[in-house]
Molecule: Bacterial large signal recognition particle RNA
Organism: Thermomicrobiales bacterium
RNA sequence: UCGUGCUAGAUGGGGAGCUGGCGGUGCCCUGAACCCGCAACCCGCCUUAGCGGGGUUGAACUCCCUCUCGAGGUCCGGUUCUGUGGGACUGGCGGCGCCGCGUGAUGUUGAUGGAAGGGUCCCGCGCGGCGAGGAACGGCGAACCCGGUCAGGACCGGAAGGUAGCAGCCGUAAACCGAGCUCCUCGGGUGACGUGGGAGUGCCCGCCCGGAGUUAACGAGCGUCGUUAAGCUGGAGAAUUGAGAUCGACAGGGGGUGCACGG
Repeated sequence: UCGUGCUAGAUGGGGAGCUGGCGGUGCCCUGAACCCGCAACCCGCCUUAGCGGGGUUGAACUCCCUCUCGAGGUCCGGUUCUGUGGGACUGGCGGCGCCGCGUGAUGUUGAUGGAAGGGUCCCGCGCGGCGAGGAACGGCGAACCCGGUCAGGACCGGAAGGUAGCAGCCGUAAACCGAGCUCCUCGGGUGACGUGGGAGUGCCCGCCCGGAGUUAACGAGCGUCGUUAAGCUGGAGAAUUGAGAUCGACAGGGGGUGCACGG
């Protein structure tokens, strides 16, 4: 160095998940890779970590170690957005209160405050006015059943004389109408009136004391209550981003690895 027969090994690997942990079934990536049985209300094992059975290949393209590349997965962080809650904090808006810093108003033609008086308020009396009723006043007013006078006529009587009485005229009662002067009674959504008493110091009026503030309309400030949900904040989701972390298939480079016999 070649040939033959063997052996270790290989006959897919990886990610997340599950698990005390490992591997597998199921999911995903890679990409082409022996067969049968078992397994998610799982299955088999224990750091040498699928088990059982049957094949193939076999010391190198194939096995082992290492480096590079890096599909893909997982985790972490940033940014932006969406949607759902909150109402602690900041902000917005509104109500109320406080303050008296600023503006305004008012005040030495005298503020706030204080004292006395009058009015406003309540209960009475008087007077006036208005209204109602009555009296009084004027007018009118009765076929007979009101009055007076009663022509004519009637009745009684011998006569003298007497009696009743219609119409007319005069007058009057009730009733009706009027006037509103006078008197009486009553009433009120009555009064630029008079007067007595009370209540009360809020407001108004004038007067007195005193001598510099008063007010709170607006703004500022502070507090409180409510409201809003922009900022903020608790979950959730999506997109994007990071010489982020970690695992890492495929591929490429380098290195390593037996035994026996024979030429």